[in-house]
Molecule: FMN riboswitch aptamer (RFN element)
Organism: sheep gut metagenome
């Protein structure tokens, strides 16, 4: 310098109205470490301040246990749980629409 860099609502119920509620279902960014959504760290989002404003600095930042194997695993195997920004919407959203044809931890050449 160039390229790449996020997945997921299917079925039933209630209702005037729900992909938003209820039951079941489904999804899991990046680096580290015995292979991780739940450990450690980072990014994004969100909030504040500031004329570096396509930016800088600061803040905030969710959730796991039990058993087994092993030299070693909160990472594997078995079981049972839990978590998920902001704005929008005939009714409350991790899964729909939007900022975003954006940005970025980082990866490759």
């Nucleotide at each position: 310098u160039u390229u790449c860099a996020g997945g997921g609502c299917g079925a039933g119920g209630u209702g005037a109205a729900a992909a938003u509620c209820c039951u079941c279902a489904c999804c899991g960014g990046c680096g580290g470490u015995a292979c991780a959504g739940u450990c450690c760290g980072c990014g994004a989002a969100c909030c504040g301040c500031u004329u570096u404003u396509c930016a800088g600095c600061g803040g905030c930042c969710g959730a796991a246990c039990c058993g087994g194997u092993g030299a070693a695993a909160u990472u594997c195997c078995g079981g049972u749980a839990c978590c998920g920004a902001c704005g929008g919407u005939c009714a409350c959203a991790g899964u729909c629409c939007g900022g975003a044809u954006g940005g970025a931890a980082g990866a490759a050449a």